Predicted 3D model of a 74-nucleotide RNA (transfer RNA) from a Candidatus Saccharimonadota bacterium.
It was read from a public genome assembly.
The source organism's lineage runs through Bacteria, Bacteria candidate phyla and Candidatus Saccharimonadota.
Its mean pLDDT, the model's own confidence on a scale to 100, is 81.
It matches the Rfam family "tRNA". About the family: Transfer RNA (tRNA) molecules are approximately 80 nucleotides in length. It is annotated as a transfer RNA.
């Protein structure tokens, strides 16, 4: 250039047969426990789902088109 995957919370992902209120570990903070830390235990804040557009009564999920990263291929 062509074909295939991927891009969701600070990190690593689930959710991608369309409508539960966007979710789960770790990390942060605040309690509780301790002399202080840590570990445990309980709670809390962070994200309009890679931009834009489009179909739908309704999109993370379905389509087009750009952006990035990967992998195959001349």
């Nucleotide at each position: 250039g062509c074909g295939c995957c991927c891009g969701u919370a600070g990190c690593u992902c689930a959710g991608c047969g369309g409508a539960u209120u966007a979710g789960a570990g770790c990390a942060u903070c605040u309690g509780u426990c301790u002399u202080c830390g840590g570990a445990a235990c309980a709670g809390a804040g962070g994200g309009u789902c890679g931009g834009c557009g489009g179909u739908u009564c309704g999109a993370a999920u379905c389509c087009g088109u750009c952006c990035g990263g990967g992998c195959g291929u001349a």